[in-house]
Context: one part of a larger RNA
RNA sequence: GAUUGAACGCUGGCGGCGUGCUUAACACAUGCAAGUCGAACGUGAACGGGGCUUCGGCCCUUAGUAAAGUGGCGCACGGGUGAGUAACACGUGGAUAAUCUGCCCUUAUGAUCGGGAUAACAGUCGGAAACGGCUGCUAAUACCGGAUACGCUCAAAAUGAACUUUUUGAGGAAAGAUGGCCUCUGCUUGCAUGCUAUCGCAUAAGGAUGAGUCCGCGUCCCAUUAGCUUGUUGGCGGGGUAACGGCCCACCAAGGCAACGAUGGGUAGCCGAUUUGAGAGGAUGAUCGGCCACACUGGAACUGAAACACGGUCCAGACUCCUACGGGAGGCAGCAGUGGGGAAUAUUGCGCAAUGGGCGAAAGCCUGACGCAGCGACGCCGCGUGAGGGAUGAAGGUUUUCGGAUCGUAAACCUCUGUCAGAAGGGAAGAAACUACGUUGUGCUAAUCAGCAGCGUACUGACGGUACCUUCAAAGGAAGCACCGGCUAACUCCGUGCCAGCAGCCGCGGUAAUACGGAGGGUGCAAGCGUUAAUC
Numbered sequence: 001g002a003u004u005g006a007a008c009g010c011u012g013g014c015g016g017c018g019u020g021c022u023u024a025a026c027a028c029a030u031g032c033a034a035g036u037c038g039a040a041c042g043u044g045a046a047c048g049g050g051g052c053u054u055c056g057g058c059c060c061u062u063a064g065u066a067a068a069g070u071g072g073c074g075c076a077c078g079g080g081u082g083a084g085u086a087a088c089a090c091g092u093g094g095a096u097a098a099u100c101u102g103c104c105c106u107u108a109u110g111a112u113c114g115g116g117a118u119a120a121c122a123g124u125c126g127g128a129a130a131c132g133g134c135u136g137c138u139a140a141u142a143c144c145g146g147a148u149a150c151g152c153u154c155a156a157a158a159u160g161a162a163c164u165u166u167u168u169g170a171g172g173a174a175a176g177a178u179g180g181c182c183u184c185u186g187c188u189u190g191c192a193u194g195c196u197a198u199c200g201c202a203u204a205a206g207g208a209u210g211a212g213u214c215c216g217c218g219u220c221c222c223a224u225u226a227g228c229u230u231g232u233u234g235g236c237g238g239g240g241u242a243a244c245g246g247c248c249c250a251c252c253a254a255g256g257c258a259a260c261g262a263u264g265g266g267u268a269g270c271c272g273a274u275u276u277g278a279g280a281g282g283a284u285g286a287u288c289g290g291c292c293a294c295a296c297u298g299g300a301a302c303u304g305a306a307a308c309a310c311g312g313u314c315c316a317g318a319c320u321c322c323u324a325c326g327g328g329a330g331g332c333a334g335c336a337g338u339g340g341g342g343a344a345u346a347u348u349g350c351g352c353a354a355u356g357g358g359c360g361a362a363a364g365c366c367u368g369a370c371g372c373a374g375c376g377a378c379g380c381c382g383c384g385u386g387a388g389g390g391a392u393g394a395a396g397g398u399u400u401u402c403g404g405a406u407c408g409u410a411a412a413c414c415u416c417u418g419u420c421a422g423a424a425g426g427g428a429a430g431a432a433a434c435u436a437c438g439u440u441g442u443g444c445u446a447a448u449c450a451g452c453a454g455c456g457u458a459c460u461g462a463c464g465g466u467a468c469c470u471u472c473a474a475a476g477g478a479a480g481c482a483c484c485g486g487c488u489a490a491c492u493c494c495g496u497g498c499c500a501g502c503a504g505c506c507g508c509g510g511u512a513a514u515a516c517g518g519a520g521g522g523u524g525c526a527a528g529c530g531u532u533a534a535u536c
Stems, first nucleotide, its partner, number of pairs: 001536004006532005013383006019376002021341001026339003030336003035073003040070002043067001048061005080294003089219008099211002104207007112146004121136006152171007176199006185192003220266003227257003232254004237249003269291004273284004296317005319330004347373001349372003355369001356367004386416004396407004420477001422472005430463001435458008480525005485506003491520005501508002
């Protein structure tokens, strides 16, 4: 000098863009953060409104709506944190002939015949609750069996160095829903088991995407850590996995690593990057992006395409809460917020309008992701706190050699301007889609609908009456902080008297202190200025 997720002191006008628990991975009250689908399925209220009434109630509507349940997809994404980890964790470059991949895209083929349950519900029983038992009823794109099937899987044989290829045998699948129509078929002339469109289902092949695994190289400190290792190192055979492998097991051999630092200990998430520096290099790893790890602590598996799963399950532990003492409930390192710790770090806000995600055919629903607003000079950037004139060089302060000098064109005063803040009025862009209606074209079809492409109209804004514009009034509301001995820009007076004090280094102070304290003046920076800490 530059820099910071900073803190502290004094001071503080406005705006834009960023940014904000670095400490206790400490404990958490409360609310919200993951649902959705009735076009998979069986059920199915009430308030309210209307009508009737013998005043007990009944019927219609609300409504096949709300709600719960079965089932599907999602919940493995998104969001948080950095405890652990010195490791194929990360970075970089390869390998996978040793692998998997739901939804999505393409292609091909298929979607056949049957069956038995069960939740919801009803009844009943147990329990304080959490929840559970028994009996009975019922549906499905839930579940099961048969059939059929490939470029699928397995086995055997042949071929071949091998990959492979061929043959034979065995095995393996499915689900329907909704709209429209009457050409064919069926019947009842408008409906379907018929036709058609869309969505969905099964199998196989390929793609895309995502993931697993392996390897070369690189990646902190300590030798006041020198030896470490028995599933250890290798082989053979098996098991297991999507997959290679001591990953696991039986047997056999006795190996394997290490001064080019094994083993042990300490510290630490890694990188793109950030910061500094002319560079080389050093330091750092907040925000943003990629990867990894973790989810009260430890362990385990289930489901699933994918987890050994933050807001899932089970077991153990610590802690907290409820209890009728028999037993139960919980996990903010999600967003806010509370206590605590600390020098120190924000609102229990608004909205799904945009972008993105989940579900759904769609309308739509959900979304503390996200978009916004609030708080903090925490940082960067921009603007303002007025402009021109004005000498009797006023008053006053300070100083003085008492003449004066200086604050100083500074003020007053005159003439203007109107940024920001204030008031009033006007007022965007961010919105294009989806969808609905109308309409044109296209291909399919027996035909229509639906689909696809286009046009027109309608609908949608949290921010927010915000940005911006116009007008009004008015110099009015807006300057401080540090320093002035040298380094280092800037000097005098008074007080003090080695005291009180200053200080980054040299050093000042013991009666004329430009170095302490105050004042006047000056210098520097400026909505900031200094100090402290830290890096280069």
Description:
A computed fold for a 536-nucleotide part of an RNA from a wastewater metagenome, annotated as small-subunit ribosomal RNA, 5' domain. The coordinates come from a structure-prediction model, not an experiment, and the mean pLDDT is 86. The RNAcentral record of the full RNA draws on SILVA.